Predicted 3D model of a 355-nucleotide RNA (Bacterial RNase P class A) from an uncultured Pseudomonadota bacterium.
RNA sequence: AGAGUUGACCGAACAGUCGCUGUUUUAUCGAAAGAUAAAAGGGAGGAAAGUCCGGGCUCCACAGGGUAAAGUGCCAGGUAAUGCCUGGGAGGCGUGAGCCUACGGAAAGUGCCACAGAAAAUAUACCGCCGUAAAAGUUCGCUUUCGCGGUAAGGGUGAAAUGGUGCGGUAAGAGCGCACCGCGCAACGGGUAACCGUUGUGGCAGGGAAAACCCCACUUGGAGCAAGAUCAAAUAGGGAAACACAAUGCGUGACCCGCGCUGUUUCCGGGUAGAUUGCUUGAGCCGUCGGGUGACUUACGGCCUAGAUGAAUGACUGUUUUAAACAAAACCCGGCUUACAGGUCGACUCUUUCU
Numbered sequence: 001a002g003a004g005u006u007g008a009c010c011g012a013a014c015a016g017u018c019g020c021u022g023u024u025u026u027a028u029c030g031a032a033a034g035a036u037a038a039a040a041g042g043g044a045g046g047a048a049a050g051u052c053c054g055g056g057c058u059c060c061a062c063a064g065g066g067u068a069a070a071g072u073g074c075c076a077g078g079u080a081a082u083g084c085c086u087g088g089g090a091g092g093c094g095u096g097a098g099c100c101u102a103c104g105g106a107a108a109g110u111g112c113c114a115c116a117g118a119a120a121a122u123a124u125a126c127c128g129c130c131g132u133a134a135a136a137g138u139u140c141g142c143u144u145u146c147g148c149g150g151u152a153a154g155g156g157u158g159a160a161a162u163g164g165u166g167c168g169g170u171a172a173g174a175g176c177g178c179a180c181c182g183c184g185c186a187a188c189g190g191g192u193a194a195c196c197g198u199u200g201u202g203g204c205a206g207g208g209a210a211a212a213c214c215c216c217a218c219u220u221g222g223a224g225c226a227a228g229a230u231c232a233a234a235u236a237g238g239g240a241a242a243c244a245c246a247a248u249g250c251g252u253g254a255c256c257c258g259c260g261c262u263g264u265u266u267c268c269g270g271g272u273a274g275a276u277u278g279c280u281u282g283a284g285c286c287g288u289c290g291g292g293u294g295a296c297u298u299a300c301g302g303c304c305u306a307g308a309u310g311a312a313u314g315a316c317u318g319u320u321u322u323a324a325a326c327a328a329a330a331c332c333c334g335g336c337u338u339a340c341a342g343g344u345c346g347a348c349u350c351u352u353u354c355u
Base pairs, nucleotide, nucleotide: 001351002350003349004348005347006346007345008344009343010342012320013319014318015317016316017315018314020043021042023040024039025038026037027036028035029034045326049337050336052335053334054333055332056331057224058223059222060221064257065256066255067254069220070219071218072217073216074088075087076086077085078084089103090101091100092099093098104215105214109213110212112208113207121162126155127154128151129150130149131148132147134145135144136143137142163181164180165179166178167177168176182204183202184201185200186199187198188197189196190195228277229276230275231274238268239267240266241265242264243263249261250260251259284303285302286301287300288299290297291296
């Protein structure tokens, strides 16, 4: 100097005027709710998006057990919790910094592996290799045809061919034997564990795939702020039918048991839908010492930071500036995923050059 990997931050700021909205204080009006005026202090995000997960909270409701179903799937930690985060292990990719994983079980069972190929499981023989009987030829070495027996080392097909490489052995071959690697089992050592290493032993159950069914381990009530609560007002506390009467009914996913209740279901017709609350002090944020590899966490100190309800945060002027992308809260919080013009900072890897 170039090319990369990874982590974090900003993504407009300040001042003035007018406008919108919430809180506090004061004054006036009002029976009250509330209305008006002035002053002070606030007013969209890192993703507010997706509605994919986990919860808080409210109700069913006094709410237990099981089956089915659904979710997750290496180990250990973190957290309120998770399918999230951190660290480690194994496998894979990359020269490397690093990155990815839908990562329990194929010796419980069922099903699948198209096409090609002899053959994809009860394994087998297309080309070939070896031996041998007969026939023919012969340069007497052998060659050809047909049959019988042996073979899976060589070739072909395929994503994958029944462990791999090498040596010996054989008529030719084959774990047939041996060495190493692989695989199974056992012991010992390291590690909390996943797992790793060493030694021994066995010729050795043919592979893939469970993101197929299945088996195993763990977890799991439902509905949701349009939940729910209070106040005010109005109407017709209306009519009909069926079933049942302590259960064969009803009770916020299905089924069973248990528990509770005493009516349940269907149809027709009528009234209201206004106000308040839930509604923002939180598993909250920031900083420091300590603990931890880390996620995170004890203690101490500081801060209060939108609550609209047909839906508030806009307009103008001036200054600064390299730039202004993706994009608007509706009960709240923790994650993940997706979108993002441009800018800033840190650590690490590789290549080249100079000192």
Source information:
Rfam family: Bacterial RNase P class A. Rfam describes the family as follows. Ribonuclease P (RNase P) is a ubiquitous endoribonuclease, found in archaea, bacteria and eukarya as well as chloroplasts and mitochondria. The sequence was found by an Rfam model in a public genome assembly.